[in-house]
Context: one part of a larger RNA
Formats: sequence, structure tokens, C1' cells
RNA sequence: CUGGGUGUAAAGGGUGAGUAGGCUGUUAAAUAAGUCAUGUGUGAAAGCCCGAAGCUCAACUUCGGGAUUGCACAAGAAACUGUUUAACUAGAGUGCAGGAGAGGUAAGUGGAAUUCCUAGUGUAGCGGUGAAAUGCGUAGAUAUUAGGAGGAACACCAGUGGCGAAGGCGACUUACUGGACUGUAACUGACGCUGAGUCACGAAAGCGUGGGGAGCGAACAGGAUUAGAUACCCUGGUAGUCCACGCCGUAAACGAUGAGUGCUAGGUGUCGGGGAGAGAUCUUCGGUGCCGGAGCUAACGCAAUAAGCACUCCACCUGGGGAGUACGACCGCAAGGUUGAAACUC
Repeated sequence: CUGGGUGUAAAGGGUGAGUAGGCUGUUAAAUAAGUCAUGUGUGAAAGCCCGAAGCUCAACUUCGGGAUUGCACAAGAAACUGUUUAACUAGAGUGCAGGAGAGGUAAGUGGAAUUCCUAGUGUAGCGGUGAAAUGCGUAGAUAUUAGGAGGAACACCAGUGGCGAAGGCGACUUACUGGACUGUAACUGACGCUGAGUCACGAAAGCGUGGGGAGCGAACAGGAUUAGAUACCCUGGUAGUCCACGCCGUAAACGAUGAGUGCUAGGUGUCGGGGAGAGAUCUUCGGUGCCGGAGCUAACGCAAUAAGCACUCCACCUGGGGAGUACGACCGCAAGGUUGAAACUC
């Protein structure tokens, strides 16, 4: 390379938009590039394969045939692929009518709680633990009442509920805004799928500048525990956590399961729509769960939300360690990231 694979054994890119490329509905006509068939020329000889012959055999040599899977040309075929033309509506999209939603961005508002400050009441403890101590408190703490400040998060509702491509999104109101779904069938008429590069988004931590700082809390300090205790427990506490702008670009970024299309028993919940019915209920589309048959699987299990049966496109794997390391390149302020070996060894 071919092949075989990628839920858990090695292996699905973190996610999307999309360029090139690959693949691509139905009908008709044309064409003849691919394709197919016929013929001609060429495809040196030796070698190779087959059959003979000559050295006593063989090696060797000679003769005949084949092969040389290719290329060019001539005149043909028209199913399929391609191209062109004309048309269609089942894919895709638009319009119209609806309801659902923590989808996004910005501004404003609210209540509970913690902490702090001020004032009142009040007195000797509070706090903390397995037990303690460090700590706080007669300069009046803890508790309690009233007022104020400030920051962060939004109890109940809450649900294998919803929305989003993923990361993720949860108080309320307003403004702007993206997508999906249902119904209809007016419009376009294959406009589609995938997607190397590329671009954009991307939790937490971290970084830069400027704010903010209630609670929590790496580092750090102290108290305990212990043989020791650079920990687990306790008292404090700085970065950080929050905001704005800019960077970083990684995660068990997980369903450890790429995207799309079609097909293949059922049962039972739930969310958002539609239809029928007086109702019970039945039915249909889209999501989200559980159970389960065929089938698949090494097994576990998956099973219309497939890991089943097929097709298209992309990504990735090819024994363990060395190693996601070294070197080089690119990116980054840095931390580091991306790409990514070999020697050696088992």
C1' cells in the first nucleotide's frame, strides 16, 4: 500500500460556517469525453510461459506459439457516467398562519441570606471539634431589634422538563436578535450532502490593562492530629472567583458513539404542535426517556435517538515503553499550544 477497523481493546476532529474536491432526485432529446465491441499498425531482440528439436542427459542452445495487460488510428454501439438543451416536484429553500422555549446581547429593577458599619436592649461568654486549641469578647462580643453600605448568587417553581452547533444557558421587566417545530401548499425548481485547507465560536484555570471585592478561597500563617503530617480537621487569609476590553485555545470538551439520506417488530412515559370525536379515547409530525424482537456484538450491551441493513463524504488507528518527549516550523506577552519522530528496549 492493500485490507481490516474506530461505545468500553489502538482509533470520531471540542463545535460550527464554508472554499477546492468527492458524491448527487425524476422525465425526454442530443452528443460520444469516460465505457463497450470489431479491425489495422505498433508494443526491438534476449529474458518469461507453453510445445518441440540439438549436444549420451541436464544446465545450455535452437525453432514455433503465447504473453507483452499499453499507445495511436479507422469506422461503430448508446444502457450507465459525463456534457448540452427542454421539462417536472417527492429532496432543498421561500411565503403565509400559529403556538413553545434557562437560545443570545444590552439596560433597568427586586426579595431572601452572608459580611461590615451606626444606634438600642443585654451580660459573660462566643466560636469550633472526634476531643481540643489557635481565634473573638468586660475597650461589652455572641444573641436580639431598628437603620444603613456593599458585593455575589438567584431558594420554592424544577421535571431521565426546555433551549442551543458545541462550550453552555435558570429571579423579574424592557429593547434588539438567532434557530427549531406545527399547519397550509401560494412561489423557486435539484438551488442538495459532505467538506482537505481556511475562518468563527469554544468550560475551568491562567495572562495583560483598568475597576471591584460580600462570601468562598490555591499560596501562606497559626492551632490540632501524628512516630513524622510540608495533608485530611479547625482559626485566619493573599491571588483568584465578579465587571469591561484584549489574549490563551485546552478538558473524562463524554453518548468515551463524525455528518447526511433511505430502509427494518412492538410496548410504555413525557415535552411542543396538528387532526377526528359530545366525551372516553384514537391518530399524526417533531423532540426527549425507559423496556424489548429480529439483526449485530469478544462479551457487556445496542436495538427507528442503532452499535441493525445499505450508500456518500470527512477525520482517525495499525504492539507496549521511549513520548505527546526531542528537533524543526507555526502560534502565544508568558504559561504553553499545534504539528510530531528516532535511537534504544520488552
Predicted 3D model of a 346-nucleotide part of an RNA (small-subunit ribosomal RNA, central domain) from an uncultured Lachnospiraceae bacterium.
Its mean pLDDT, the model's own confidence on a scale to 100, is 88.